[in-house]
RNA sequence: AUGACUUUAGGCUAAACCUGUCGUGAGACAGGGGCAGAAAGCCACGGGUCUUCACAAUUACUUCACUGAAGACAGCCGGGUUGCGUAU
Numbered sequence: 001a002u003g004a005c006u007u008u009a010g011g012c013u014a015a016a017c018c019u020g021u022c023g024u025g026a027g028a029c030a031g032g033g034g035c036a037g038a039a040a041g042c043c044a045c046g047g048g049u050c051u052u053c054a055c056a057a058u059u060a061c062u063u064c065a066c067u068g069a070a071g072a073c074a075g076c077c078g079g080g081u082u083g084c085g086u087a088u
Base pairs, nucleotide, nucleotide: 012037013036017032018031019030020029021028022027035075041081042080043079045078046077047076048073049072050071051070052069053068054067056063057062
């Protein structure tokens, strides 16, 4: 330096839920909280799930599918990138 690994040390993140704020919404942020995690750090490149609008049908309300567009999820998977080191 690289790769694997997680016995140990020092630590880190923070599920569900509750409160407040923002957003049409998926959801995000902050506080509490603690399910779990060796990258549960970061990135929307590929797949996937979800939301909105348009299109379509319908007398209308309304509604699902296809198609198109815009978004959300990194703790859905893969990929890219950066990082810690008690021990081997």
This is a predicted structure of an 88-nucleotide RNA (c-di-GMP-I riboswitch aptamer) from Sulfurovum sp. The coordinates come from a structure-prediction model, not an experiment, and the mean pLDDT is 76. The source organism's lineage runs through Bacteria, Pseudomonadati, Epsilonproteobacteria, Sulfurovaceae and Sulfurovum. It was read from a public genome assembly, where an Rfam model found it.